RNA sequence: ACCUUAUCAAGAGAGGUGGAGGGACUGGCCCUAUGAUACCCGGCAACCGCUGUUUCAAACAGAAUGGUGCUAAAUCCUUAAGAACAUUGCGUUCUUGCAGAUGAGGC
Numbered sequence: 001a002c003c004u005u006a007u008c009a010a011g012a013g014a015g016g017u018g019g020a021g022g023g024a025c026u027g028g029c030c031c032u033a034u035g036a037u038a039c040c041c042g043g044c045a046a047c048c049g050c051u052g053u054u055u056c057a058a059a060c061a062g063a064a065u066g067g068u069g070c071u072a073a074a075u076c077c078u079u080a081a082g083a084a085c086a087u088u089g090c091g092u093u094c095u096u097g098c099a100g101a102u103g104a105g106g107c
Stems, first nucleotide, its partner, number of pairs: 002106007013041001015040003021031003027077002042071003047067002050062004075099001080096006
C1' cells in the first nucleotide's frame, strides 16, 4: 500500500518554538500576523492492552502506568442516489451509498 471490521452530532490551552498557509478531494463556506501547517508541553477520550462481573462467543463496569489516537466549526456542509414536504424555485428534512479519519486483525 491492499483486504476485513467497529466508531465518527460528545470532549480537550489567553502555554512554548516557529513564521505562512490551512480546513483530504469537488463546489461552497470558514480559520489564519489578535500568528496558519508542523514540533514540544499540557489536556481530552477510552480503540488495543489491564482489572472485575458474567450467560464465559461476546457483553457490562472500573482505572488510566503501557501502545495508539485526538485537541475550530456534525467527517464544517456538500459530491452519487432515493423518499417526504414545499413550489416557479432547485430549497428543507430523512435514508442509503461513495469517499475520508482513527483503532484492531489479516496479508